This is a predicted structure of a 349-nucleotide part of an RNA (small-subunit ribosomal RNA, central domain) from an uncultured bacterium. The RNAcentral record of the full RNA draws on ENA and Greengenes. Its mean pLDDT, the model's own confidence on a scale to 100, is 87.

Context: one part of a larger RNA
RNA sequence: UUGGGCGUAAAGCGCGCGUAGGUGGCUUCAUAAGUCCGCUGUGAAAGUCAAAGGCUCAACCUUUGAAAGCCGGUGGAUACUGUGGGGCUAGAGUACCGAAGAGGCGAGUGGAAUUCCUGGUGUAGCGGUGGAAUGCGCAGAUAUCAGGAGGAACACCAAUAGCGAAGGCAGCUCGCUGGACGUUACUGACACUGAGGCGCGAAAGCGUGGGGAGCGAACAGGAUUAGAUACCCCGGUAGUCCUAGCAGUAAACGAUGGCCACUAGGUGUGGGGGGUGUUGACCCCUUCCGUGCCGAAGCUAACGCAUUAAGUGGCCCGCCUGGGGAGUACGGUCGCAAGACUAAAACUC
Numbered sequence: 001u002u003g004g005g006c007g008u009a010a011a012g013c014g015c016g017c018g019u020a021g022g023u024g025g026c027u028u029c030a031u032a033a034g035u036c037c038g039c040u041g042u043g044a045a046a047g048u049c050a051a052a053g054g055c056u057c058a059a060c061c062u063u064u065g066a067a068a069g070c071c072g073g074u075g076g077a078u079a080c081u082g083u084g085g086g087g088c089u090a091g092a093g094u095a096c097c098g099a100a101g102a103g104g105c106g107a108g109u110g111g112a113a114u115u116c117c118u119g120g121u122g123u124a125g126c127g128g129u130g131g132a133a134u135g136c137g138c139a140g141a142u143a144u145c146a147g148g149a150g151g152a153a154c155a156c157c158a159a160u161a162g163c164g165a166a167g168g169c170a171g172c173u174c175g176c177u178g179g180a181c182g183u184u185a186c187u188g189a190c191a192c193u194g195a196g197g198c199g200c201g202a203a204a205g206c207g208u209g210g211g212g213a214g215c216g217a218a219c220a221g222g223a224u225u226a227g228a229u230a231c232c233c234c235g236g237u238a239g240u241c242c243u244a245g246c247a248g249u250a251a252a253c254g255a256u257g258g259c260c261a262c263u264a265g266g267u268g269u270g271g272g273g274g275g276u277g278u279u280g281a282c283c284c285c286u287u288c289c290g291u292g293c294c295g296a297a298g299c300u301a302a303c304g305c306a307u308u309a310a311g312u313g314g315c316c317c318g319c320c321u322g323g324g325g326a327g328u329a330c331g332g333u334c335g336c337a338a339g340a341c342u343a344a345a346a347c348u349c
Stems, first nucleotide, its partner, number of pairs: 004320003007303002012317001014200004021193003025088007033081002035077007048066007091190001092187004097182002103177007110154001115149007125136002162169002205246002209242002214240002219235001221233002257316006265294007272286004298305002322349003331342004
């Protein structure tokens, strides 16, 4: 490179926005760039192919003829692609109305619980474990009552539920704000994907200033044990929280890139629309959107997937090419650092 692949064998970028590029709905007219056909020019010789000939044959050589991609000119064709113009509404978008939601940001606020402090009652234990001990307690603990302080997280509702591009999001109220969904009207292809680029991105971590109740790496002690740098217990610093930044990783997982079309059904559930019905509850229907389970065809190495495809096709991007060495070294870019990204080879099986 060709071919083949990427749920679990190697392989989908963590996610989005979007530049270049690639690709692009129905219809009509024009054009004729791509495309197709005819004619023609060029396509040196040698080589190749065909015929004939010369070295005794052959290789080799000679002569004649043919062929020849590409390219140029010219005439024509117009299905498809391109280009330009017109029209359309099924893609896409906009607006009004409707309605669901832990979507985001900010401010405020609530109760339960833990801990601590003060005071009251009260006395010898409490705590902890498999059993103990360290620990706390006559300087009055534990228990209990009242008051106060402070931080963090929000029981029940709660779901196999919902929202978000992903990470993720949960007490309550208010303010600001994003997106999806349904009906109708409008615009009229304005679209899809997306190398680079830009942004977002759990936890841990880093530096600044705060905060610190509980928990708790490190550390220390008590146990256990042959040992016990662990599991269990008593403590406990960073951290966990806030602030404006840095970092940019993950089993960032559906281990499944995005968009579009098509291909049996059955049964739940969230949202919308419609209907019956006295409003509601409830019930029924549904060309709608989402989310589960089971399964036909088909696919799959099997497991399994199966209208939310891993089925059948199309467009675009990313990625893989035996194991180890190694996601390492070197170089480069980024970072305060930790390190991240890019990414080999020798050697070896």